This is a predicted structure of a 471-nucleotide part of an RNA (small-subunit ribosomal RNA, 3' major domain) from an uncultured bacterium. Model confidence (mean pLDDT): 86 of 100. Rfam family: Bacterial small subunit ribosomal RNA.
Context: one part of a larger RNA
RNA sequence: UGACGGGGGCCCGCACAAGCGGUGGAGCAUGUGGAUUAAUUCGACGCAACGCGAAGAACCUUACCAAGGCUUGACAUCCUGCUAACGAAGCGGAAACGCAUCAGGUGCCCUUCGGGGAAAGCAGAGACAGGUGGUGCAUGGUUGUCGUCAGCUCGUGUCGUGAGAUGUUGGGUUAAGUCCCGCAACGAGCGCAACCCUUGCCUUUAGUAGCCAUUAUUAAGUUAGGCACUCUAAAGGGACUGCCGUGGAUAACACGGAGGAAGGUGGGGACGAUGUCAAAUCAUCAUGCCCUUUAUGCCUUGGGCUUCACACGUGCUACAAUGGGCGCAACAGAGCGAUGCGAAGCCGCGAGGCGGAGCGAAGCGCAAAAAAGCGUCCUCAGUUCGGAUCGCGGUCUGCAACCCGACCGCGUGAAGCCGGAAUCGCUAGUAAUCGCGAAUCAGCAUGUCGCGGUGAAUACGUUCCCGGGCC
Numbered sequence: 001u002g003a004c005g006g007g008g009g010c011c012c013g014c015a016c017a018a019g020c021g022g023u024g025g026a027g028c029a030u031g032u033g034g035a036u037u038a039a040u041u042c043g044a045c046g047c048a049a050c051g052c053g054a055a056g057a058a059c060c061u062u063a064c065c066a067a068g069g070c071u072u073g074a075c076a077u078c079c080u081g082c083u084a085a086c087g088a089a090g091c092g093g094a095a096a097c098g099c100a101u102c103a104g105g106u107g108c109c110c111u112u113c114g115g116g117g118a119a120a121g122c123a124g125a126g127a128c129a130g131g132u133g134g135u136g137c138a139u140g141g142u143u144g145u146c147g148u149c150a151g152c153u154c155g156u157g158u159c160g161u162g163a164g165a166u167g168u169u170g171g172g173u174u175a176a177g178u179c180c181c182g183c184a185a186c187g188a189g190c191g192c193a194a195c196c197c198u199u200g201c202c203u204u205u206a207g208u209a210g211c212c213a214u215u216a217u218u219a220a221g222u223u224a225g226g227c228a229c230u231c232u233a234a235a236g237g238g239a240c241u242g243c244c245g246u247g248g249a250u251a252a253c254a255c256g257g258a259g260g261a262a263g264g265u266g267g268g269g270a271c272g273a274u275g276u277c278a279a280a281u282c283a284u285c286a287u288g289c290c291c292u293u294u295a296u297g298c299c300u301u302g303g304g305c306u307u308c309a310c311a312c313g314u315g316c317u318a319c320a321a322u323g324g325g326c327g328c329a330a331c332a333g334a335g336c337g338a339u340g341c342g343a344a345g346c347c348g349c350g351a352g353g354c355g356g357a358g359c360g361a362a363g364c365g366c367a368a369a370a371a372a373g374c375g376u377c378c379u380c381a382g383u384u385c386g387g388a389u390c391g392c393g394g395u396c397u398g399c400a401a402c403c404c405g406a407c408c409g410c411g412u413g414a415a416g417c418c419g420g421a422a423u424c425g426c427u428a429g430u431a432a433u434c435g436c437g438a439a440u441c442a443g444c445a446u447g448u449c450g451c452g453g454u455g456a457a458u459a460c461g462u463u464c465c466c467g468g469g470c471c
């Protein structure tokens, strides 16, 4: 100077409290430990590993295992020789590969017409390639975390022998080292805030593919017409404690009020200071050193990553009547679509099939939103709850669904009657609940990232638990 204290003071945060819904019990999904295995590739390990890298493990991916093969190599540069390149067909084989044999085929640039060169292939020699082999405790880069916490520093001056202090402490105040006042300090930088995006109000410009108030028309904004409204998308306006009152030190500021779509940072996002954890990553990539070189490299087929006494994390579905089934019938937003989205119509109980209109999409399609509403059945039962498991039959993708895909139909109908100790999330358009979309992707979503619909309860307070800031 820090750090720490079951020292003190002050102050924050879904930290507690007040509430609402969960987890921990069940079945299943998924990750992990362990065990198993020829292999079950590797990494991640309190918070901050465990639906994490993986935004898609049947082959591929793939890094693992077994077997079969290759050795200048799957890939790069250089040298020599031959052949233009390219390339159908045979045999063995699981393929890779090996053996045999060549049908066709001759381009580009220069040319003294002999040939030379570029590109590519084959053969050969070695320099070398290759390594998801090791070390994240040799590193770069990137990331997590404390923490969007309010802090971290510097110049000059002053004080101190010095480390260092002062400034940055103090009195108020704020979300904030935010601002005001004071002060041996005076200033400044990185942070805070603002500038950026989005959402909420208004105006202007614009009016098709969007919209429809008036007129006509139609089955229909369908058409004529119109751009007022909605909307779209560009430019502006708007909020600044600006105004009033009270308190305060006449300050900063706090509280109340007016006007206003919005009020004191309006809501949300992007944005993460100096540093901490030898934190994570040599398997994104890059890279020092070490190791390997007929193998720790490369190719292929098959298997494995999908095993299962068990244990834990994260989820999904439930245990029902605020519910379940059936029927009728409303209302979104944000996206995606050309090897694509695929309408109408027809076939099938259905998954789906046939079909192919339209659409590079404010045009056409995916598309039905679902919960809600109305009607009706069920009447408390392991049930018309619940759907695991298993049997049979099918659909689709794909070279191929045995190991190991998703979905459909019929049958089967398990555990489960609200969950011990313990523990998590959330303060408002939030929690809870309902569906929709997208990335990845041939296919595969209870995960992830988005979107809207319906829409609460509670916060006295800061004694206590946890984390943090200042003295």
Base pairs, nucleotide, nucleotide: 008471009470010469011468012467013466015462016461019426020425021424022423023422026317027316028315029314030313031312032311033310034308035307042053043052064303065302066301067300068299069298070297073128077127078126079124080123081122082121083120086104087102090099091098092097108117109116110115130292131291133290134289135288139286140285141281142280143279144277146275151190152189153188154187155186156185157166158165159164170181171180172179196269197268198267199266201237202236203235204234205233206232207231210227211226212225215224216223240263243257244256245255246254247253319419323378324377325376326375327374328373335366336365337364340359341358345354346353347352385416390411391410392409393408394407395406396405432454433453434452435451436450437449438448